[in-house]
Molecule: transfer RNA
Organism: Candidatus Omnitrophota bacterium
RNA sequence: CGGGGGGUAGCGCAGCCUGGUUAGCGCGCGACGUUCGGGACGUCGAGGUCGUGGGUUCGAAUCCCACCCUCCCGA
Numbered sequence: 001c002g003g004g005g006g007g008u009a010g011c012g013c014a015g016c017c018u019g020g021u022u023a024g025c026g027c028g029c030g031a032c033g034u035u036c037g038g039g040a041c042g043u044c045g046a047g048g049u050c051g052u053g054g055g056u057u058c059g060a061a062u063c064c065c066a067c068c069c070u071c072c073c074g075a
Base pairs, nucleotide, nucleotide: 001074002073003072004071005070006069007068010027011026012025013024020058029045030044031043032042033041051067052066053065054064055063
């Protein structure tokens, strides 16, 4: 320098192709129940500028452009 994968909650990931309801799942965290207490289990809850900036659109995590970070391959 060229090509490709990835970036979404504290962690691991889905959703993107095919734009539209409150953006979800597991673990973790908090409260409560259960227990002598803990664990396990159950119920409820908090937690997200969807990597950054711009564009298209009535509407963008999703489509388009540029850039940043990271991994792989090639030179």